[in-house]
């Protein structure tokens, strides 16, 4: 970067540097100088990997150690529904 497969109405934010922009795309509508977005740090949720267990296509359970991910709005609405995004495995 493709591929395949699963999920996407639940849940969780303070500090510090920054200084104007975010919310995937397009229209809406919305956050934001009472600080946007990135980076740090410390938390926190969450349970894909992960760890127990089982009557083993799944199912309970756990978060201690580890790898991810995530902490405005139902993926913030509509549309396209493999569009988007994350995980896992493979190439």
């Nucleotide at each position: 970067u493709u591929u395949u497969u699963a999920u996407a109405c639940a849940g969780a934010g303070g500090c510090g540097u920054g200084g104007a922009g975010a919310g995937a795309c397009a229209g809406g509508c919305u956050c934001u100088a009472u600080g946007a977005a990135a980076c740090g740090c410390c938390g926190a949720c969450a349970a894909c990997c992960c760890c127990g267990g089982a009557a083993c296509a799944u199912c309970c359970g756990g978060a201690a150690c580890g790898g991810u991910g995530c902490c405005a709005a139902g993926u913030c609405c509509u549309g396209a529904c493999c569009a988007u995004a994350u995980a896992a495995a493979a190439a």
Notes: The RNA shown here (SAM riboswitch aptamer (S box leader)) has 91 nucleotides and comes from Hymenobacter cellulosilyticus. It matches the Rfam family "SAM riboswitch aptamer (S box leader)". Rfam links the family to the GO term regulation of gene expression. Lineage of the source: Bacteria > Pseudomonadati > Bacteroidota > Cytophagales > Hymenobacter. The prediction has a mean pLDDT of 85.